[in-house]
RNA sequence: ACAAAGAAAAGGCAAAACACGCGAAAACGUGUUACGCAAAACCACCGGUCUAAGGACAAAUAUAAUACUAUAUUUAUCUACGACAGCGGAGUUACCGUG
Repeated sequence: ACAAAGAAAAGGCAAAACACGCGAAAACGUGUUACGCAAAACCACCGGUCUAAGGACAAAUAUAAUACUAUAUUUAUCUACGACAGCGGAGUUACCGUG
């Protein structure tokens, strides 16, 4: 330097739940803890998943108007510019030992 792989040692990360914070939500942060992980390190480029504030559209209601127009509220559907790297792929980097 390269490769495969996890027998040993040293260490590392931290799911769910709970508490607090944060956010429209999904999620995220911190603490307790330990389901698991040899890349459970980094990165939203591709696929996938979650959410829908804002936006689009439809219906109902109310008000104004009398033009089947406008505005507001509620509900349904769609939508990422919000997320997930512990869903898969691509890319980048890395500890110990082994060959």